[in-house]
Molecule: Lysine riboswitch aptamer
Organism: sheep gut metagenome
RNA sequence: UGAUGGAGGUGCAUCUGUCAAAAGUAGACGUUUCCGACAUACAGGUAACGGGAAACGCUGAAAGGGUCAGGUGCCGAGGGGUUCUGAAACCUGUAAAACAGAAUACCCGGGCUGCAGGACAAUAUCCUGCAGACUGUCGCGCAAUGCGCGGAGAGCUGUCAU
Repeated sequence: UGAUGGAGGUGCAUCUGUCAAAAGUAGACGUUUCCGACAUACAGGUAACGGGAAACGCUGAAAGGGUCAGGUGCCGAGGGGUUCUGAAACCUGUAAAACAGAAUACCCGGGCUGCAGGACAAUAUCCUGCAGACUGUCGCGCAAUGCGCGGAGAGCUGUCAU
């Protein structure tokens, strides 16, 4: 240097089923009243059976996320950042956020707890930042089967080849 294996554990991601919640919510239908062009944002239109709001009645979901169980693929597993692409809303055009895909040697060894911010219906969960102890790995030191300090996965380690 290359090939081929392996480890970190409340390890990572994903699929199926189940349960709860989402929620008596959104929406549909009916009655009455209001806004008077109000439709995700902006610009220009449209004026139809358009759009929105409230009260009452009657009906009434789902997705993402979560619990539990069982599988699958794995150990930069994976997550994030950035860039590019993408469709829809009453019509035309442009666009934001979210979502999906792709690229990227930019960041993160790992899980947990706490605080702050963001997404979300949510105090669950996820993401980001900071802090704390714990843990794996390598380096250095020591009073050495432990302790202290430090680094990062492009790492560490077994075998084989050169």